[in-house]
RNA sequence: AGAGUUUGAUCCUGGCUCAGGAUGAACGCUGGCGGCGUGCUUAACACAUGCAAGUCGAACGCUGAAGCGGGGAUGAGGUACUAGUACUGAAUUUUUGCGGAAGAGUGGCGAACGGGUGAGUAACACGUGAGUAACCUACCUAUGAUAAUGGAAUAACAUUGGGAAACCAAUGCUAAUACCGUAUAACAUCUAGUUGAGGCAUCUUAAUUAGAUCAAAGAAAUUCGAUCAUAGAUGGGCUCGCGCCCGAUUAGGUAGUUGGUGAGGUAAAGGCUCACCAAGCCGACGAUCGGUAGCCGGACUGAGAGGUCGACCGGCCACAUUGGGACUGAGACACGGCCCAGACUCCUACGGGAGGCAGCAGUGGGGAAUUUUGGGCAAUGGGGGGAACCCUGACCCAGCGACGCCGCGUGAAGGACGAAGGCCUUCGGGUUGUAAACUUCUUUGACCAGGGAAGAUAAUGACUGUACCUGGAGAACAAGCCACGGCUAACUACGUGCCAGCAGCCGCGGUAAUACGUAGGUGGCGAGCGUUAUCCGGAUUUACUGGGUGUAAAGGGCGUGUAGGCGGGAUAACAAGUUGGAUGUGAAACACCAAAGCUCAACUUUGGUCUGUCAUCCAAAACUGUAAUCCUUGAGUGUCAGAGGGGAAAGUGGAAUUCCUAGUGGAGCGGUAAAAUGCAUAGAUAUUAGGAGGAACAUCGGUGGCGAAGGCGACUUUCUGGCUGACAACUGACGCUGAGGCGCGAAAGCGUGGGGAGCAAACAGGAUUAGAUACCCUGGUAGUCCACGCCGUAAACGAUGAAUACUAGGUGUAGGAGGUAUCGACUCCUUCUGUGCCGCAGUUAACGCAAUAAGUAUUCCACCUGGGGAGUACGGCCGCAAGGUUAAAACUCAAAGGAAUUGACGGGGGCCCGCACAAGCAGUGGAGUAUGUGGUUUAAUUCGAGGCAACGCGAAGAACCUUACCAGGGCUUGACAUCCUCUGACAGCCCUAGAAAUAGGGAAUCCCUACGGGGCAGAGAGACAGGUGGUGCAUGGUUGUCGUCAGCUCGUGUCGUGAGAUGUUCGGUUAAGUCCGGCAACGAGCGCAACCCCUGUUGCUAGUUACCAUCAUUAAGUUGGGUACUUUAGCGAGACUGCCGUUGAUAAAACGGAGGAAGGUGGGGACGACGUCAAAUCAUCAUGCCCCUUACGUCCUGGGCUACACACGUACUACAAUGGUAGUGACAGAGGGCAGCUACACCGCGAGGUGAUGCGAAUCUCAAAACACUAUCUCAGUUCGGAUUGCAGGCUGCAACUCGCCUGCAUGAAGUCGGAAUUGCUAGUAAUGGCAGGUCAGCAUACUGCCGUGAAUACGUUCCCGGGUCUUGUACACACCGCCCGUCACACCAUGAGAGUCUGUAACACCCGAAGUCAGUAGUCUAACCUGAUUAGAUUAGGGGGACGCUGCCGAAGGUGGGAUAGAUAAUUGGGGUGAAGUCGUAACAAGGUAGCCGUAUCGGAAGGUGCGGCUG
Repeated sequence: AGAGUUUGAUCCUGGCUCAGGAUGAACGCUGGCGGCGUGCUUAACACAUGCAAGUCGAACGCUGAAGCGGGGAUGAGGUACUAGUACUGAAUUUUUGCGGAAGAGUGGCGAACGGGUGAGUAACACGUGAGUAACCUACCUAUGAUAAUGGAAUAACAUUGGGAAACCAAUGCUAAUACCGUAUAACAUCUAGUUGAGGCAUCUUAAUUAGAUCAAAGAAAUUCGAUCAUAGAUGGGCUCGCGCCCGAUUAGGUAGUUGGUGAGGUAAAGGCUCACCAAGCCGACGAUCGGUAGCCGGACUGAGAGGUCGACCGGCCACAUUGGGACUGAGACACGGCCCAGACUCCUACGGGAGGCAGCAGUGGGGAAUUUUGGGCAAUGGGGGGAACCCUGACCCAGCGACGCCGCGUGAAGGACGAAGGCCUUCGGGUUGUAAACUUCUUUGACCAGGGAAGAUAAUGACUGUACCUGGAGAACAAGCCACGGCUAACUACGUGCCAGCAGCCGCGGUAAUACGUAGGUGGCGAGCGUUAUCCGGAUUUACUGGGUGUAAAGGGCGUGUAGGCGGGAUAACAAGUUGGAUGUGAAACACCAAAGCUCAACUUUGGUCUGUCAUCCAAAACUGUAAUCCUUGAGUGUCAGAGGGGAAAGUGGAAUUCCUAGUGGAGCGGUAAAAUGCAUAGAUAUUAGGAGGAACAUCGGUGGCGAAGGCGACUUUCUGGCUGACAACUGACGCUGAGGCGCGAAAGCGUGGGGAGCAAACAGGAUUAGAUACCCUGGUAGUCCACGCCGUAAACGAUGAAUACUAGGUGUAGGAGGUAUCGACUCCUUCUGUGCCGCAGUUAACGCAAUAAGUAUUCCACCUGGGGAGUACGGCCGCAAGGUUAAAACUCAAAGGAAUUGACGGGGGCCCGCACAAGCAGUGGAGUAUGUGGUUUAAUUCGAGGCAACGCGAAGAACCUUACCAGGGCUUGACAUCCUCUGACAGCCCUAGAAAUAGGGAAUCCCUACGGGGCAGAGAGACAGGUGGUGCAUGGUUGUCGUCAGCUCGUGUCGUGAGAUGUUCGGUUAAGUCCGGCAACGAGCGCAACCCCUGUUGCUAGUUACCAUCAUUAAGUUGGGUACUUUAGCGAGACUGCCGUUGAUAAAACGGAGGAAGGUGGGGACGACGUCAAAUCAUCAUGCCCCUUACGUCCUGGGCUACACACGUACUACAAUGGUAGUGACAGAGGGCAGCUACACCGCGAGGUGAUGCGAAUCUCAAAACACUAUCUCAGUUCGGAUUGCAGGCUGCAACUCGCCUGCAUGAAGUCGGAAUUGCUAGUAAUGGCAGGUCAGCAUACUGCCGUGAAUACGUUCCCGGGUCUUGUACACACCGCCCGUCACACCAUGAGAGUCUGUAACACCCGAAGUCAGUAGUCUAACCUGAUUAGAUUAGGGGGACGCUGCCGAAGGUGGGAUAGAUAAUUGGGGUGAAGUCGUAACAAGGUAGCCGUAUCGGAAGGUGCGGCUG
């Protein structure tokens, strides 16, 4: 960085697809190790169980275990002695003190952090930058000051009671750093006053005066703590600028709403709340509404600009089952707190209670999918504590998962007999492949054994006997996945046979698949590899960077003008934009750069750098902007001229059509390709005169004029808009564009009222036609016309928006001005405005455009983003309606399209040719027969050939054979070939059986040799033979055809982006691309022609079997002789438009003429360019592949190919007198001949037979007819015609029954010249007559040749057919046998409407009203403080304060209601899309057979037709 895909090919437009990177992934196959990360994206679904927030006894009272001390009681045992006393004393028990584990409670701090999730939220939520003179801040730090003196309770506890429980009530006792008084106090706060300073409006600040507001202890000290004030730090609250998704098919929203005054409330400003007042506020710079969404640092991608995303990590926000609420507190309206309501779950004794994993694990569920109910507080951090310490699912670790990134390994070196095996093969070999085996070596990981850290500054290590180190054994334990037609690296075989399947796009598969499946091989990546999904890229395919709009998608139908955008010259100013500098900020992580640490890397650490529409300050002043002054060239005004179908209204005119009246007249008129319907003897058409009425305005008339567009055409008048020129007087930028808005807007159509001549949708009739709802004809209504009002669309087009400026020319035309010239007109020159054509540069994909740009630039508006669905549905707006306007999606395709090129085609055009037509002759088509084919039949009627270019074709000849077909009978290495082994005969002959093949028997019985063997025959085994079985669409070869048509190409050059063009076109000419001339072409090749053969004239040579003029001879060129002639067969000559004339261009050539046997390629043949038809042939032959192998091979007999209601082709014979019959008489050429042709003679009516002769042939033989002459027939189904049939014969052959040919006699069909249609032929031709040959035993009306006789006609190229060439159109390229449109029928898919039904969502109105704050309060209760009474004390009354209760406002859930909105669904219904070879027509593409298309109206099965107006595409 590009590539594939629209076409026969090309360029362009344009979509689709691919190669890259990425992921919290999933799925398939596979799976060795380690490190570092990471892991519910779905149900903010429900949760069992355990843990996740406690701590402080140095705040307090209580209970008080272990242990220790003292006293008392009992007292085993021991000791002493006086023997029942004293002493001692384990153990037990009791009391008291110390002690303090543990427990709940009061109190303090924490629980508002940490952890989770992303439901909600489009918002000051977040980001960024400011403000707070409108605020708070526990713990912490600093500074200053203080701590005086009193009081009353209460939990725990005890007792009683209630309850299943949760728990609760009453009475009584008690402590505090719990609670409440009093005093003290300002530098604090608040209120009021005075003075100074400052600021930003309210204000702030300093000093001062007056009033109100505070404290708690411990035995002591240290220490910790308390109070007040100030300051800091930290953390927050609130406000503002800017930024922040989609939808206008959401355009209006809003009543506490916007503002004010006052009050309340809050830490604090504020409609935050309330009372009153005003009526504001937001919105096209997108309000409101709906949808979607946590935001950011960043992540992925990208060259960048951008686009997409917001997992992990970090910042902020929001939430904690759903909704509401407050309490406590420095901080919450509080995830593991409280109250209430709803849903759900659990317990219950039915009365009532309990709960909230979106903490860590874990379970169920959902899902394609996401882990352990682990260890530890060792580290880091947090809470409490003075501390020890306690708590901590934060965190640190481990486990599971290839989920990702990174690293390592699965061995290394040598090793050719290139092993075996596999695969392929042209059978030679190639490949796997140094790969393996084998030899030597190494040991990373894994395994075994030993040692053993750092993480820990003194102690403390979950990880962990971990990392790491050492030793050991042994190549040992460790490779897969995908692809291999192109894109895209990598090919063969087999299987399959449009099947099975593949496929990202193009596309592969119908018997030789590099595309399916398998195998071998190869390529790629590698513990992974593929697939799927999603994002960016490629895609400049939304284009800011960086696109377009004449014809590809795309300029609004036109104007006017609002907002907006943009805007002429000069001067000085400001500094908003702009530019530069400085400061602040832009957290960390990430990214980049440089280092460092893990063996490297991933990973981690350190330092640096780090992109703003940010804020503040300073500076500059060119440009834009702002305000100001001026200018005139943009724009406008004015004066004087000018042109015009510009518009509106009123009036007038003539020509024509039609109608009416009257006259003349008398049979048709009209209409068409031809007709008919129609009109007409009731007098039409025609003609004359008069009249009526409506509509339109000939000539002029012109790519001429005017208008913004639509559009405007007789004449006159009135009113009115714009334009052009000259002048340069006036204004002084007043301008350009223009979303919305407003207006105008062809035709058709609609409404009301007129009018209605002609024309004319619909309709009717007549034609045409297969049909004809059309084209043609005859009629004919709306309509067309007028007035008023709607509609608002057209191919409303220059398919080209408006404005301004610039950029070679030439030539018309319309209007004006000036100049020159002239007596004047014309002319000529210059210039302005409009309107055309040609053309340079430039531009464009090309065509083309080209001063009237599609060129070069600027400004503004509109519009486009693949085709179809669809300018459709739904919704909105407009309309009386028709409908218009705005305007999607699902689904579907890989194209749709533009311009140009080469062909082909045209019921397009020009030129030319051909027995193509015409002019002629003879036929075919009718008959009979022959033959071929189709069809039918059959056991079989073998197969092939199928328009021309199959059909008397393969077949130059089917009785058997042929023969391939059928029936039956046989054989299986075979009827035929090669190889091996054995044997030496087999065959033939004879007999028997049989239809034969064959079988059996009999007689007889090998050959050659160089002695190696070979030939021939038989037997045997297997390799193999064999196949007219398939495929001519696998092929070779051969052939047909266009077509003996004149074409088909190449090299170099030139032109074109290219396909291609040029040459090869053009003017002549020719049979011809034949030749000449010209020309950006110059040459060349294959074709044409010529060279070859036959024929026509002639010369030379030669003379047998040919010939015979001369000589002789004979019956006879029979013989001698001869080679002159004829002739034979070899070599030559001759003809070239060479000569003359005319025409032509002084050419080529044509025409005429001369000479000549022949004259313009003399006649005929052979010869067939590049190619076309998948043309024909696998059955001539050859051949790939497939198929059969006791049969699809082979042998034999018989049958069939010869059938026969029928149809077609090709021939023969005829229909007769140009003839038939009979008789007589002539004249060829070219061929054949020994298993042959046969003379001659005889026999037979004849076919033929018998005998016999010549000839391997210029010697012999086969061997002529039409014709001529004579006679007869006399126009008939005949003396025409000969079919058919009978009888009798002949020939060939093993054999003529199926199924041959011929002869004689007899029989004597059809047929009297042939419908539509159609064939051949232009001269020795057609026609006609016979002859020969091949095939062949026999069989010819066929075929191939030969000669005899021997015409007619061609004016000419209009038409039919075919061809050539140039040009034109094309939607065709399989190329018109093309392409292609619509209805209908069937199947499937998505979608609209639909009586309705169901489910949500957000508001609104009303009802009810929990908890709770606030407010009020008449009832009930009440310790502290105050006052009074009584007192020794106890007690008691009142006040203040408080609690409960009650009331009120607000208020969640709930209820009711009517609307809005979203989705699902529905009988039925509408169109759309896609489908195999369905049905009907043929609308479009060529003049597509009626030119097409656009708008509109109407009609019709359907395409569509018609009317009106428009366009040329």
Model confidence (mean pLDDT): 84 of 100. Predicted 3D model of a 1513-nucleotide RNA (small-subunit ribosomal RNA) from an anaerobic digester metagenome. The RNAcentral record of the sequence draws on SILVA. Its Rfam family is "Bacterial small subunit ribosomal RNA". Rfam links the family to the GO terms ribosome and structural constituent of ribosome.